Source information:
RNAcentral holds the full RNA, with entries from SILVA. Predicted 3D model of a 349-nucleotide part of an RNA (small-subunit ribosomal RNA, central domain) from a metagenome. Its Rfam family is "Bacterial small subunit ribosomal RNA". The coordinates come from a structure-prediction model, not an experiment, and the mean pLDDT is 89.

Context: one part of a larger RNA
RNA sequence: CUGGGCGUAAAGGGCGCGUAGGCGGAAUCGUGGGUCGAUCGUGAAAUCCACCGGCUCAACCGGUGAACUGCGGUCGAAACUGCGGAUCUUGAGUUUGGUAGAGGAAGACGGAAUUCCUGGUGUAGCGGUGAAUGCGUAGAUAUCAGGAAGAACACCAGUAGCGAAGGCGGUCUUCUGGGCCACAACUGACGCUGAGGCGCGAAAGCUAGGGGAGCGAACAGGAUUAGAUACCCUGGUAGUCCUAGCCGUAAACGAUGGGUACUAGGUGUGGGAGGUACUGACCCCUUCUGUGCCGCAGUUAACGCAUUAAGUACCCCGCCUGGGGAGUACGGUCGCAAGGCUGAAACUC
Numbered sequence: 001c002u003g004g005g006c007g008u009a010a011a012g013g014g015c016g017c018g019u020a021g022g023c024g025g026a027a028u029c030g031u032g033g034g035u036c037g038a039u040c041g042u043g044a045a046a047u048c049c050a051c052c053g054g055c056u057c058a059a060c061c062g063g064u065g066a067a068c069u070g071c072g073g074u075c076g077a078a079a080c081u082g083c084g085g086a087u088c089u090u091g092a093g094u095u096u097g098g099u100a101g102a103g104g105a106a107g108a109c110g111g112a113a114u115u116c117c118u119g120g121u122g123u124a125g126c127g128g129u130g131a132a133u134g135c136g137u138a139g140a141u142a143u144c145a146g147g148a149a150g151a152a153c154a155c156c157a158g159u160a161g162c163g164a165a166g167g168c169g170g171u172c173u174u175c176u177g178g179g180c181c182a183c184a185a186c187u188g189a190c191g192c193u194g195a196g197g198c199g200c201g202a203a204a205g206c207u208a209g210g211g212g213a214g215c216g217a218a219c220a221g222g223a224u225u226a227g228a229u230a231c232c233c234u235g236g237u238a239g240u241c242c243u244a245g246c247c248g249u250a251a252a253c254g255a256u257g258g259g260u261a262c263u264a265g266g267u268g269u270g271g272g273a274g275g276u277a278c279u280g281a282c283c284c285c286u287u288c289u290g291u292g293c294c295g296c297a298g299u300u301a302a303c304g305c306a307u308u309a310a311g312u313a314c315c316c317c318g319c320c321u322g323g324g325g326a327g328u329a330c331g332g333u334c335g336c337a338a339g340g341c342u343g344a345a346a347c348u349c
Base pairs, nucleotide, nucleotide: 003321004320005319006318007303008302012317014200015199016198017197021193022192023191025088026087028085029084030083031082033081034080035077036076037075038074039073040072041071042070049065050064051063052062053061054060091190092187093186094185095184096182097181098180099179103176104175105174106173107172108171109170110153114149115148116147117146118145119144120143121142125135126134161168162167205246206245207244208243209242210241214240215239219235220234221233222232257316258315259314260313261312262311265294266293267292268291269290270289271288272287273286274285275284298305299304322349323348324347331342332341333340334339
């Protein structure tokens, strides 16, 4: 380089925006770069191949031909592709009117629970899987009233919804992103993908300053046990929370990259539109867009997938190439650090 692959065997980048590049709708005119045809020149010899011949054969050698699939010139073709011109509306987008939603940011507010504090009632236990440590006659647990604090928002809640992914759940307000539907009008290919790059990115962790109710690595104690640096119990620091800034990882999973088109159905559910019927709401039918289940063809090593494809095709990107060594070493780069990214070899089976 080619080939074959990437749900579970090795393999889809955590996700997006987008640069270069690659690829790209309908009809038309021109051009003739790519492409195709003809012809001419060239493509040294040797080598390779075919045939014939010379050494007793062969290797080796000689002759003839073919080949050298290439390059250049000239003439020509115009389907496809490129380029240039003018055009179109179905791809894409804009405008208008609706619509659903835990989409994002900030602020305010609310109730339940928990813990603590103060006071009242009240007395001997409370707590804990068994037990003990622990708490309690200096009055605990329980119960009532008041106060304080922090964190999280029961029910609603739903293979429900929203978001590119991570993720998002009390209520209200403000600001703000995206989607879907309907109808026309407008722009006129403005598109798809995307190496680098930039941004976002759970938890834990880090820096500085706050905050600290509950929970709780580490740690301490009590048990268990042969031991018990655990599982269980009583405590408990970092942390968990907020602000600003880092980190950049994950079973970041649908273990399934994105786009477009096509290919039986059935059934549930979220959002919208239309229709039949009707007094009306439902019901029913059609359609668009999500999200589930079942299932045909097809596909698959099987499991399974199956209009939300893992089917049939095309375009673009990423990645794989036996196990271990090893996501290690070295180098580079990023980071405050922890470490991240890139990423071997010897050796061995």